[in-house]
The part of an RNA shown here (small-subunit ribosomal RNA, 5' domain) has 558 nucleotides and comes from a sediment metagenome. Model confidence (mean pLDDT): 80 of 100. The RNAcentral record of the full RNA draws on SILVA.

Context: one part of a larger RNA
RNA sequence: GAACGAACGCUGGCGGCGUGGAUUAGGCAUGCAAGUCGAACGAGGCUCCGCCGAAAGGUGGAAGUCGAGUGGCGUAAGGGUGAGUAAUACAUAGAUAACCUACCUCUGAGAUGGGGAUAACAACGUCCUGGGGCAACUCAGGACUACCGAAAGGGUUGCUAAUACCCAGUAAUGUCAGUGAACCGCAUGUUUUGCUGACCAAAGGGGGCCCGCAAGGGUCUUGCUUAGAGAGGGGUCUAUGUCCUAUCAGCUUGUUGGUAGGGUAACGGCCUACCAAGGCAAUGACGGGUAGCCGGCCUGAGAGGGUGGUCGGCCACAUUGGGACUGAGACACUGCCCAGACUCCUACGGGAGGCUGCAGUCGAGGAUCUUUCGCAAUGCCCGAAAGGGUGACGAAGCGACGCCGCGUGGGGGAAGAAGGCCUUCGGGUUGUAAACCCCUGUCAGGAGUUAGGAAAUGCAGGGCGUGAAUAGCGUCCUGCUUGACUAAGGCUCAAGAGGAAGUCAUGGCUAACUCUGUGCCAGCAGCCGCGGUAAUACAGAGAUGGCAAGCGUUGUUC
Numbered sequence: 001g002a003a004c005g006a007a008c009g010c011u012g013g014c015g016g017c018g019u020g021g022a023u024u025a026g027g028c029a030u031g032c033a034a035g036u037c038g039a040a041c042g043a044g045g046c047u048c049c050g051c052c053g054a055a056a057g058g059u060g061g062a063a064g065u066c067g068a069g070u071g072g073c074g075u076a077a078g079g080g081u082g083a084g085u086a087a088u089a090c091a092u093a094g095a096u097a098a099c100c101u102a103c104c105u106c107u108g109a110g111a112u113g114g115g116g117a118u119a120a121c122a123a124c125g126u127c128c129u130g131g132g133g134c135a136a137c138u139c140a141g142g143a144c145u146a147c148c149g150a151a152a153g154g155g156u157u158g159c160u161a162a163u164a165c166c167c168a169g170u171a172a173u174g175u176c177a178g179u180g181a182a183c184c185g186c187a188u189g190u191u192u193u194g195c196u197g198a199c200c201a202a203a204g205g206g207g208g209c210c211c212g213c214a215a216g217g218g219u220c221u222u223g224c225u226u227a228g229a230g231a232g233g234g235g236u237c238u239a240u241g242u243c244c245u246a247u248c249a250g251c252u253u254g255u256u257g258g259u260a261g262g263g264u265a266a267c268g269g270c271c272u273a274c275c276a277a278g279g280c281a282a283u284g285a286c287g288g289g290u291a292g293c294c295g296g297c298c299u300g301a302g303a304g305g306g307u308g309g310u311c312g313g314c315c316a317c318a319u320u321g322g323g324a325c326u327g328a329g330a331c332a333c334u335g336c337c338c339a340g341a342c343u344c345c346u347a348c349g350g351g352a353g354g355c356u357g358c359a360g361u362c363g364a365g366g367a368u369c370u371u372u373c374g375c376a377a378u379g380c381c382c383g384a385a386a387g388g389g390u391g392a393c394g395a396a397g398c399g400a401c402g403c404c405g406c407g408u409g410g411g412g413g414a415a416g417a418a419g420g421c422c423u424u425c426g427g428g429u430u431g432u433a434a435a436c437c438c439c440u441g442u443c444a445g446g447a448g449u450u451a452g453g454a455a456a457u458g459c460a461g462g463g464c465g466u467g468a469a470u471a472g473c474g475u476c477c478u479g480c481u482u483g484a485c486u487a488a489g490g491c492u493c494a495a496g497a498g499g500a501a502g503u504c505a506u507g508g509c510u511a512a513c514u515c516u517g518u519g520c521c522a523g524c525a526g527c528c529g530c531g532g533u534a535a536u537a538c539a540g541a542g543a544u545g546g547c548a549a550g551c552g553u554u555g556u557u558c
Stems, first nucleotide, its partner, number of pairs: 001558004006554005013406006019399002026362003030359003035073003040070002044066004048061005080317003089242008099234003104230007112168004121158004125144008147154002174199009184189001204222003208219004243289003250280003255277008292314004296307004319340005342353004370396001372395003378392001379390004409439004419430004443499001446493005453485001458480009502547005507528003513542005523530002
């Protein structure tokens, strides 16, 4: 000199863009952060409509809607943090002849016949006697064998649906086994092709129209099964590189290799049995300490040094430790089980919980924000769509925390006013500074007006395609419709210099000096050093210098 996720002191007008829990991966009240689909399914409530009824009520519905349940997809993304990790990580370059892949795209083939459950729901009282009522039902009394629990929750019985589940059929270009051939490769083999055998599938839904007496069929669309290819995603392996320490020198028994088997999507001591005795190490094994890695960022002429916050890629973690389940994908932040610590509820038998999501709170700390608005935009999940959800995100709020921009006025004005300070008492200086005159109107404040972020979707009209069709569906054009932010910003008008300057320094380094006070005291100080009676170095004043909505100090890096 430059830099910072900074902090502290004094001061503080406005705006834009950024940025803000670095410490206790400490504990957390409260709210929200992952749902969605009725065009997969059955039942129910409410509204509406129809029918019966005088009413109460009953009953039906192809309409709307609500909250549960079965089922599907999603919840493995998005969001947070950096505890662990020195290599199971990351970066770069390769390999996979050792692999997987839901959704999406393209292509081929198929979608036949049947079955038993279960949640929801209902019951956990039933029977008898008597009364009311057309009935459904209801009221009273009696008998007994009357689900468990305080709760969380659970049990028994009965009933029912499906794109839930199961069985069978069919099937290759699939899988497995055997076998023939061709070609290629360093190779266990791979690719192509032929034959034989065995094994493995499925689900329907929706809208209108047409055909049909009906069942059903056709058309359109969506979904389903199977196989192949692709895209995107992932697994695994290899090489090289990646901090300090030798006051860590030897380490290792599944250890190193082989055979066989198991296991995995897949190679492999990944695991097991047996066999051999290997393997690593001063080019630093093993141990200890520290640490997420990178693109980048800071600094520097560069080489290098430092660093990894925000943004992006990868990894790891989710109260601590362990485990698997489901699934295309997890050993799963707001899933499950077990154990530990902690907090809460309890009828003491037993239960509930996990902010390293967004806000917020306590604590610790030098120190880091609102318990805000909105799904309008972008994206993601579900849905045919309308739409729903989204503390992702978009916005607003707070903080001079940073960078950038603007303002705090401009011109004239000497009797060089007054006052202050200094003085050799003549004067000098503050100083064109002020007053005063003439202007301007940025910003802030007031009033008015108006863009952009909006394109879609949907609705209406029209064209084209599909189709037998003026239906339905798809697609294109035109019009209308959708804004949290937003009382902003821009523009226009009115008023009026009004509302807007500090801070540090002045001995040398280092730009800027005098007076008074003090008297090795009080104090200053980055280094040299000042202060013991004339201190440009302390304190105050005046003056001056630097920077400026900041200035200075401290910390850290180059």